[in-house]
RNA sequence: GCCACUAUAGCUCAGUUGGUAGAGCAUCGCAUUCGUAAUGCGAGGGUCGCAGGUUCAAAUCCUGUUGGUGGCU
Numbered sequence: 001g002c003c004a005c006u007a008u009a010g011c012u013c014a015g016u017u018g019g020u021a022g023a024g025c026a027u028c029g030c031a032u033u034c035g036u037a038a039u040g041c042g043a044g045g046g047u048c049g050c051a052g053g054u055u056c057a058a059a060u061c062c063u064g065u066u067g068g069u070g071g072c073u
Base pairs, nucleotide, nucleotide: 001072002071003070004069005068006067007066010025011024012023013022019056027043028042029041030040031039049065050064051063052062053061
């Protein structure tokens, strides 16, 4: 220098070929317990790396760009 993959909640990751963004763990509250843990119920938390474009509508399609991983020379 070139190519591929990847970036979504505090962490690990889904998201079915465009239509209101989810799960587990963690955190907080309540119940249960003499108390803790465990368990059950509930709540909060993300303008989907960034900037443009297409579209009535973009996490999703297109372009550029930044970080990470791997490969080639």
Molecule: transfer RNA
Organism: Acidaminococcaceae bacterium